The RNA shown here (c-di-AMP riboswitch aptamer (ydaO/yuaA leader)) has 130 nucleotides and comes from a soil metagenome. The model forms 91% of the base pairs in the Rfam consensus. Its mean pLDDT, the model's own confidence on a scale to 100, is 79.
[in-house]
Order: sequence, then C1' cells, then structure tokens
RNA sequence: UGCCGAAUCCCGGGCGAGAAGCACGGGAUCGGGGGACCCAAGUUGUUGGGGCGAAUCAAGGGCCCAGGCCCGAGAAGCGCUGCCUUUCUGCGCUAGCCCGUCAGCUAACCCCGUAGGCCGACGAAAGAGG
Repeated sequence: UGCCGAAUCCCGGGCGAGAAGCACGGGAUCGGGGGACCCAAGUUGUUGGGGCGAAUCAAGGGCCCAGGCCCGAGAAGCGCUGCCUUUCUGCGCUAGCCCGUCAGCUAACCCCGUAGGCCGACGAAAGAGG
C1' cells in the first nucleotide's frame, strides 16, 4: 500500500519572472451509444418508446376518484469484509440522470465520456503468489 466508479497515463505549445499556477489542444487506455446482409421481431403511441447505472419486480395496504400518487412483506440484483482469488462470517446499497416520438442484433464506419464522491476497518479457512 484503502473504497465506489469506465473515469487512468502521456505529449505539445500559449499566458506567466517562475521548475508555481491557469486555460487549451492532441494521443494512448478504459467505458458507452448509433449503425448492414443474415437472424429475430411483426411495429403503428393520452398506457409512447429508448439509453447509462447494481439500483428492478413486487403479495398487500392507504390517499384520491377511475387515472394517478404513497407505503411496501417478499423475490432478484450489487458493493465491502485491507496483497490477490474463492468460500464462510459480518455489514451496507437497490439511487439518480439522459434522449425526445426515434434506435432489435449488427461487419465496415460514425459519435460520446475518461467525472464525481467517500471512511471505520483493525474476522476466518483454502489456494495461488511472494
């Protein structure tokens, strides 16, 4: 020597007294979207449809009045448990945002992002590695 997350690294010139700092440009990496044949699907919306993400489905109940809103047992999913992986144990999360009537898969090709936010662990076994 930490965690969530794709979100890390490198280069260039400009401003600057400055090797401080600032804004910008480019590349690599990682992540995401659009987009043929074939295949799949049969679409056509006051019940629109779709994307990022773990963040969905819900028995039942309440409000309000026939269409919405709220709470939700439970199911499913996700993260941590401190060198790494698996299992156990314990703990926690199940949000938010975007496109704008439009998108199945999808080679070539095209486009976008490369942020932000955190702390209470100080458990075990096996394997691998050192």